Overview: The RNA shown here (Glycine riboswitch aptamer) has 81 nucleotides and comes from uncultured Eubacterium sp. It matches the Rfam family "Glycine riboswitch aptamer". About the family: This family represents the bacterial glycine riboswitch. The source organism's lineage runs through Bacteria, Bacillota, Clostridia, Eubacteriaceae and Eubacterium. The sequence is in RNAcentral, with records from MGnify.

RNA sequence: UUCCGGGAGAUCGCCGCUGCGGGCGGCAGCCGAAGGGGCAAGCAGCACAUGCUGUGAAACUUUCAGGUAAAAGGACUGGAA
Numbered sequence: 001u002u003c004c005g006g007g008a009g010a011u012c013g014c015c016g017c018u019g020c021g022g023g024c025g026g027c028a029g030c031c032g033a034a035g036g037g038g039c040a041a042g043c044a045g046c047a048c049a050u051g052c053u054g055u056g057a058a059a060c061u062u063u064c065a066g067g068u069a070a071a072a073g074g075a076c077u078g079g080a081a
Base pairs, nucleotide, nucleotide: 001081002080003079004078005077006076011028013027014026015025016024017023029068030067031066035064036062037061038060042055043054044053045052046051
């Protein structure tokens, strides 16, 4: 990397349309485990006063994206190649 398997969370919301379908659109709420963004210690440099700059992780944080019945997806994980 590929294949097979396991794999959470969150509206019984309101309005309009409607072929009456969990369908389509708008609004608000909510979730974090695709992805994206942010940051600690430390390290390095500058400065010389207790700073400034760069680098710097996540399952933390944010909620941009995504999601909020099922399906799909899904961090992570077991097995095989």